[in-house]
Molecule: small-subunit ribosomal RNA
Organism: bacterium enrichment culture clone heteroA22_4W
RNA sequence: UAGAGUUUGAUCCUGGCUCAGAGUGAACGCUGGCGGCAGGCCUAACACAUGCAAGUCGAGCGGCAGCGCGGGGGCAACCCUGGCGGCGAGCGGCGGACGGGUGAGGAAUACAUCGGAAUCUGCCUUGUUGUGGGGGAUAACGUAGGGAAACUUACGCUAAUACCGCAUAAGACCGAAAGGUGAAAGUGGGGGACCGCAAGGCCUCACGCGACAAGAUGAGCCGAUGUCGGAUUAGCUAGUUGGUGAGGUAAUGGCUCACCAAGGCAACGAUCCGUAGCUGGUCUGAGAGGAUGAUCAGCCACACUGGGACUGAGACACGGCCCAGACUCCUACGGGAGGCAGCAGUGGGGAAUAUUGGACAAUGGGCGCAAGCCUGAUCCAGCCAUGCCGCGUGUGUGAAGAAGGCCUUCGGGUUGUAAAGCACUUUUGUUGGGGAAGAAAUCGUACGGGCGAAUACCUCGUGCGGAUGACGGUACCCAAAGAAUAAGCACCGGCUAACUUCGUGCCAGCAGCCGCGGUAAUACGAAGGGUGCAAGCGUUACUCGGAAUUACUGGGCGUAAAGCGUGCGUAGGCGGUUGGUUAAGUCUGUCGUGAAAGCCCUGGGCUCAACCUGGGAAUUGCGAUGGAUACUGGCCAGCUAGAGUACGGUAGAGGAUGGUGGAAUUCCCGGUGUAGCGGUGAAAUGCGUAGAGAUCGGGAGGAACACCCGUGGCGAAGGCGGCCAUCUGGACCAGUACUGACGCUGAGGCGCGAAAGCGUGGGGAGCAAACAGGAUUAGAUACCCUGGUAGUCCACGCCCUAAACUAUGCGAACUGGAUGUUGGGCACACUUAGGUGCUCAGUGUCGAAGCUAACGCGUUAAGUUCGCCGCCUGGGGAGUACGGUCGCAAGACUGAAACUCAAAGGAAUUGAGCGGGGGCCCGCACAAGCGGUGGAGUAUGUGGUUUAAUUCGAUGCAACGCGCAGAACCUUACCAGGGCUUGACAUCCCUCUGAAACCUCUAGAGAUAGAGGCUCCCUUCGGGGCAGAGGUGACAGGUGGUGCAUGGUUGUCGUCAGCUCGUGUCGUGAGAUGUUGGGUUAAGUCCCGCAACGAGCGCAACCCUCGCCUUUAGUUGCCAUCAUUUAGUUGGGUACUCUAAAGGAACCGCCGGUGAUAAGCCGGAGGAAGGUGGGGAUGACGUCAAGUCCUCAUGGCCCUUACGCGCUGGGCUACACACGUGCUACAAUGGCGACUACAGUGAGCAGCGAUCCCGCGAGGGCUAGCUAAUCUCCAAAAGUCGUCUCAGUUCGGAUUGUUCUCUGCAACUCGAGAGCAUGAAGGCGGAAUCGCUAGUAAUCGCGGAUCAGCAUGCCGCGGUGAAUACGUUCCCGGGCCUUGUACACACCGCCC
Repeated sequence: UAGAGUUUGAUCCUGGCUCAGAGUGAACGCUGGCGGCAGGCCUAACACAUGCAAGUCGAGCGGCAGCGCGGGGGCAACCCUGGCGGCGAGCGGCGGACGGGUGAGGAAUACAUCGGAAUCUGCCUUGUUGUGGGGGAUAACGUAGGGAAACUUACGCUAAUACCGCAUAAGACCGAAAGGUGAAAGUGGGGGACCGCAAGGCCUCACGCGACAAGAUGAGCCGAUGUCGGAUUAGCUAGUUGGUGAGGUAAUGGCUCACCAAGGCAACGAUCCGUAGCUGGUCUGAGAGGAUGAUCAGCCACACUGGGACUGAGACACGGCCCAGACUCCUACGGGAGGCAGCAGUGGGGAAUAUUGGACAAUGGGCGCAAGCCUGAUCCAGCCAUGCCGCGUGUGUGAAGAAGGCCUUCGGGUUGUAAAGCACUUUUGUUGGGGAAGAAAUCGUACGGGCGAAUACCUCGUGCGGAUGACGGUACCCAAAGAAUAAGCACCGGCUAACUUCGUGCCAGCAGCCGCGGUAAUACGAAGGGUGCAAGCGUUACUCGGAAUUACUGGGCGUAAAGCGUGCGUAGGCGGUUGGUUAAGUCUGUCGUGAAAGCCCUGGGCUCAACCUGGGAAUUGCGAUGGAUACUGGCCAGCUAGAGUACGGUAGAGGAUGGUGGAAUUCCCGGUGUAGCGGUGAAAUGCGUAGAGAUCGGGAGGAACACCCGUGGCGAAGGCGGCCAUCUGGACCAGUACUGACGCUGAGGCGCGAAAGCGUGGGGAGCAAACAGGAUUAGAUACCCUGGUAGUCCACGCCCUAAACUAUGCGAACUGGAUGUUGGGCACACUUAGGUGCUCAGUGUCGAAGCUAACGCGUUAAGUUCGCCGCCUGGGGAGUACGGUCGCAAGACUGAAACUCAAAGGAAUUGAGCGGGGGCCCGCACAAGCGGUGGAGUAUGUGGUUUAAUUCGAUGCAACGCGCAGAACCUUACCAGGGCUUGACAUCCCUCUGAAACCUCUAGAGAUAGAGGCUCCCUUCGGGGCAGAGGUGACAGGUGGUGCAUGGUUGUCGUCAGCUCGUGUCGUGAGAUGUUGGGUUAAGUCCCGCAACGAGCGCAACCCUCGCCUUUAGUUGCCAUCAUUUAGUUGGGUACUCUAAAGGAACCGCCGGUGAUAAGCCGGAGGAAGGUGGGGAUGACGUCAAGUCCUCAUGGCCCUUACGCGCUGGGCUACACACGUGCUACAAUGGCGACUACAGUGAGCAGCGAUCCCGCGAGGGCUAGCUAAUCUCCAAAAGUCGUCUCAGUUCGGAUUGUUCUCUGCAACUCGAGAGCAUGAAGGCGGAAUCGCUAGUAAUCGCGGAUCAGCAUGCCGCGGUGAAUACGUUCCCGGGCCUUGUACACACCGCCC
């Protein structure tokens, strides 16, 4: 020392990308009140107009152009006069080498730190000492010239602290010594004696000058260490490296030269290329580090570019000189001038960086004795929110919770005490007034020191006094009025604090990452609200952090990226044991240094803070010196446990060379022999009557070595297999002797290195790339077949790569075991073909601890440690390009970037699904059967087409006789026409009426409109109830859209046997276990076992119904017995049937067998029924965004004189066609006719309707009975007998004509039925396909719902009543276990 998002359905890991933090000389967008402190060309070391930035000294000098004063002349204009203040130009001195700017160059001649010796140093300080006496010039100036100018020439005059000698020489320098060499300048103030005509001398003070010594300061030189990237830069170097001698410098030195030698540097990275001013520091970080080098400070370098020297103490000189170059300017064209990387400023470049300001008042610098002058250094001001810090934009009260806005479930909520109102305050700003500190020196004066002869002068100290302020009337203080002058920006899906509405509709747009947007967007845009920061807020760029994501601190390499294919070995790194020595590493004391500033701590000053300032600490470093000696190193001497050598044995496909053997294939020759052989899933190509194949004999040739053969052996790896011989490497075991650390690893380097391939020459039987042919196929440049060349083999030479794998580098040590096997040894048993134990070396399996993300590894480690090497740092691009090395080539080795993605990946989990994977099991799934569909006609539904409309929905199974249990109107949702607009319907308000309803008439297609008739209730007399008409607005209404916004409901997998939970346990986790396993069942049904034990939803049972019995009850049911009729009609009875209520009965209960002594299964008995007895209801967790907004309900959206509501008519009934589901048939198991028995379920008052009568019939008439075990529908039909005799028929009934019946306002579009006539297709149906396992299929009729009428559909009912199931290989669907997976929208996947 903080993490988060993002790979997945979920998980753990690896790994990248992204975010939150801090910072900036910043820029951009929006916004902007004040002050303080700081900062401000990062780009073009690009070019520069203009002004300023270095002068000063008259106390060095000659002088005097200009100004002022004085004096003189002159009427005045003016002239003269250096006399004075002063002073341009000039000579001379000092300073222009500082200060200021910039970072181009430079990777070392630099910088940082620490040392060193062979040096210089103006001004300054200290000390010693000197300062004597002469000389000749030259600017200025004058005169005369040249030139456009810059400038310059000649002659003449003159001074000095300018210049040159002479004298002197303590010390200095030269020299071995003797000895020799070399200096100087004066100026100013004052002054008592003395001298002088004067100037002055002289004395003294100050400032100077010369010499020497020393110091301080500054500078030069040398050494060590440290200081960026690239090896796709590996060799560099000729003054190069050293020596001797000389020259040169202030000084050492190849610094330069002559000669001599041949060195010097480099893998600890020379040389080359690229980049860069370095440091104190700054930013970040827990630190170690990383990045950086603005402002401030130190050093360096540079001054238009390149070169050069001069002067000087100091320069190779920013505002000096010379030369060359580029550029600019002036020009009379002959020539000249210039250098902002000084301060301002301009142009340009750029995303971007300020005023052509004030002052020398302060600090500092130059000159001067000083006054002072100069100073774009500096101090200030101006501009800029560029940054840091501080302040303000009010405070209190105030609920009617105002208005407005927004939201709303319409109740309200929120904005919000917020505002208004009331009461206060006045920071800031405005106005007015006052008003600092920064200033003290220099100066004057007084006193006291010093110098001195001196009370002069000069100088030092102290006291007093006076002058001096750019900023600036600034900071600060006081007063006045007055809430008055002052808030924005970003964000609100997660990360990440903050949510709603509207608009938009994969559009517009957003986005740092993940990702939002396809009609209900908290993610876009707007609004309301909120959150965060605040005179700022966001964005962009860059740095560090997070990132342990280059890992020193602090990572890895079996499968995620990563062990070189393997060995030998150089440098290097590391190294057993004992003693001594040393003290390099190491530890420790002291000293020096580590500039200041900064950071940190602690004081102080600005009202605080930022800021400024005093002190301390720190500065982890380097150097010097003293000490310690365990460890490491050096040196010396030993030891034997590491390593090695000799001797004795052992095993082995270890290697090389030369021989040799048999089997087999092929080919050749000959014999026998005849029609095929060969090949495949099936074939064909091919071979064969010219004799194949088969078989026998003989021969040729090449290659490979069956059995033995073994997770057996050997080798470093690649690899090695018949037998024999020769040569040869290594390993192991046992014991003795010897050497004495000789060792391990190993960058470069060197060797070996499967197969394929290459070169030369051989060889070539088989096999076999390429190639040819035949098949397969949609195609088949393949898989299969027939052939077949390189090659495979040998010799020599290359190539140097492999999933060269144990995907696991080598060496060493340590750490429980069990069990095989190979080669040795030892011990004990035992002589039986043969044991037991121990041990060394190999090679396997399983496993403790431990490790690992998991899988797994586990003494043969992936455990615990040590040494050394190699390698990795997201995926793709890419092992590619370029360069280099190697190669004959093929190619190998080394090995990037642009660009692009947010993942790529490892292991394990669940699911699914899936698998033309595996195992087990089930189902009318197949099979075995029966009957159908598909062909015909027709009914019905759908598609399509048509139409004004043919309303809408349903679309694989799981839409299609489905919604529709019944469209002529209605229904009705569609179309046309014609109407209504608070509406057909609900609630509220206002006005009016007494009705409304009903009846009649007129117009109209009707809706509707008009006219007439008739008529309310209660009352406290106010009115109320009820109903209607009119009006207004809220609203009604919508079968309009969205079933992908929903509720409810339904289908389906599937009545399949599954789906889960709690606790426990296991796993880092997702998850697992339970639920798996052995049996068994229809069943996760039950039993047994088991880290599970229990539980829930499902299964089963409980429910209904049918089948047997009992009890109870007998009317409308029934009738055995008794009467009566013969009609259960009546009496009677309630036994039976039946009805309908309650019970019983069946449980593998009993017996035998089997199974495990279980669960259960098989058989049997009994029983009406036997193994869930038959049927029904009942549908787990879930799947299909399955169906339904047109049953209903409902959120958004949409329509509102219409998408709402009446009416008439039409349509839903169309018709070339296609499909589904049915009906009727094709006939003799039948048709027709006749005759005649036996059901059950149900329904009925706007109904069922008997009997009787009429009609051929549908039906009609009259009417009994029945609100139903009473009456009615109600007749059952298949059946029996006769006939027809195989035909488009006496089958079949479509179609059509005609006459009727019924329902109904109304049968035209468009109902059903009856009679007569008509008499179509169709002769059992292609591919394909459906149902059914017993009272089932098939067949026969009956009833009901809907309904005025309409049934081949649907829902029910009974009658007759079969066949077959060997079995689970296959098709389909499903369940369980297991396996693989790169799938998870889940194989209709993914992917090239």